Predicted 3D model of a 463-nucleotide part of an RNA (small-subunit ribosomal RNA, 3' major domain) from Patescibacteria group bacterium UBA3466. Its Rfam family is "Bacterial small subunit ribosomal RNA". Lineage of the source: Bacteria > Bacteria candidate phyla.
Context: one part of a larger RNA
RNA sequence: AGACGGGGGCUCGCACAAGCGGUGGAUCAUGAGGCUUAAUUCGUCGAUAAGCGAAAAACCUUACCAAGGCUAGAAAUCAUACUGCAUACUUAGGGAAACUUAAGUAGCCUUCGAGGGUGUAUGACAGGUGAUGCAUGGCCGUCGUCAGUUCGUGCUUUGAAGUGUUCCCUUAAGUGGGGAAACGAACGCAACCCUCGUUGCCUGUUACAAGUGUCAGGCGAGACUGCUCCCUCACGGGAGAGGAAGGUGAGGAUGACGCCAGGUCAGCAUGUCCCUUGAUGCCUUGGGCUGCACUCGUGAUACAAUGGGAAGUACAAAGGGACGCAAUACAGUAAUGUGGAGCAAAUCCUGAUAAAACUUUCCUCAGUUCGGAUUGUGGGCUGCAACUCGCCCACAUGAAGUUGGAAUCGCUAGUAAUCGUGAAUCAGCACGUCACGGUGAAUACGUUCCCGAGCCUUGUACU
Numbered sequence: 001a002g003a004c005g006g007g008g009g010c011u012c013g014c015a016c017a018a019g020c021g022g023u024g025g026a027u028c029a030u031g032a033g034g035c036u037u038a039a040u041u042c043g044u045c046g047a048u049a050a051g052c053g054a055a056a057a058a059c060c061u062u063a064c065c066a067a068g069g070c071u072a073g074a075a076a077u078c079a080u081a082c083u084g085c086a087u088a089c090u091u092a093g094g095g096a097a098a099c100u101u102a103a104g105u106a107g108c109c110u111u112c113g114a115g116g117g118u119g120u121a122u123g124a125c126a127g128g129u130g131a132u133g134c135a136u137g138g139c140c141g142u143c144g145u146c147a148g149u150u151c152g153u154g155c156u157u158u159g160a161a162g163u164g165u166u167c168c169c170u171u172a173a174g175u176g177g178g179g180a181a182a183c184g185a186a187c188g189c190a191a192c193c194c195u196c197g198u199u200g201c202c203u204g205u206u207a208c209a210a211g212u213g214u215c216a217g218g219c220g221a222g223a224c225u226g227c228u229c230c231c232u233c234a235c236g237g238g239a240g241a242g243g244a245a246g247g248u249g250a251g252g253a254u255g256a257c258g259c260c261a262g263g264u265c266a267g268c269a270u271g272u273c274c275c276u277u278g279a280u281g282c283c284u285u286g287g288g289c290u291g292c293a294c295u296c297g298u299g300a301u302a303c304a305a306u307g308g309g310a311a312g313u314a315c316a317a318a319g320g321g322a323c324g325c326a327a328u329a330c331a332g333u334a335a336u337g338u339g340g341a342g343c344a345a346a347u348c349c350u351g352a353u354a355a356a357a358c359u360u361u362c363c364u365c366a367g368u369u370c371g372g373a374u375u376g377u378g379g380g381c382u383g384c385a386a387c388u389c390g391c392c393c394a395c396a397u398g399a400a401g402u403u404g405g406a407a408u409c410g411c412u413a414g415u416a417a418u419c420g421u422g423a424a425u426c427a428g429c430a431c432g433u434c435a436c437g438g439u440g441a442a443u444a445c446g447u448u449c450c451c452g453a454g455c456c457u458u459g460u461a462c463u
Stems, first nucleotide, its partner, number of pairs: 001463002003460003007457007015447002019411005026301008034292002042053002064287007073125001077124006085117001087106008108116002127275002130273003136269002138264003141260001143258001148187006154163003167178003193252004198221007208211001224246001227240005303404001307363006319350003324343002329338003370401001375396007417439007
């Protein structure tokens, strides 16, 4: 100087408390462990692994397994030699395909330099999702959007080092002010950036009621403790006015020096090592990644009357669309099908009438008109192909479950809770993820305690 303390002081954080809703019990979905397996590919393991890499495992993906095949190779560069040689196609045999054997047809460009391209052979080589993240780059997680981390000169000190950065007041903040052997500066903080909220002007396609300014785009204004009162030396704090907005207006992006030899050699790149003709390379078919005594994580749906069923009726936002979105109409109980108006989109479409909400009515507390697992039958869609192993519809079936032990999680406002909508991935497949709007709370006395963090100080046999 650090680190640590069941040392002290001060301060903060959904850290506790006060509340609301969950998880832990049930069923299912999904991931992880374990077990099993020819293989169940690999990585990740407290916080910081486990709906994670994976924004889509039927084939492909795919890295795993079995079997069949190839060997200068599926793709790349070069040299030499040869090649009527581009390239396309047909037939026959074997085969699950990959591939292989045989026969045949058409048939190169050229500046005429055997030049370009093709194939074959030989040789340099390729190839590797093989190992090492404790050899690395890059990127990322975490402490933590916490307020810290340092430097130059000067000064102090035998020296490591200290000072500055400590102290007082203040702040969300090493934010600002005062004082002070310090004076300045850098990375962080804040601001600059984006979105939302108010408003002026301009523009007006396809929006709307047809001449407006709802709306869309652009340029501006506005908020600064500016004003009043109280406290204060000051900085600032408290109350108030005006205002769409008030003291950081709300949200986002932005992550200092560093820590964990944290994660990733399987995104990519890369050193070294290893394999390279029954391969750790490459191709193909089939299987596996979906396997199930069990354990854990994350979710969905419920256990009902603030509810369930039926009928009627209202109000969004943000997206996507040409290998696409698809209207009106018709068929079907439905999934869906036929058909194809319109639209490269403020125009058309996205069954686009969002759902919860509201109105009327039935159910009357029960394993039920709750709940929907499971199973059977019949259909639909995508796709070479739904057996292993997809999604959807109808009918039938109707399981567990009556609010969940110890324990534990999220959230302070348009938030929690609840309700639907869209997108990415994608042929098909969403209870996941990312976004969008609708309805819309309760509580915070306070900092004793739990956890984490910051500053000062103290002890130490630790570094």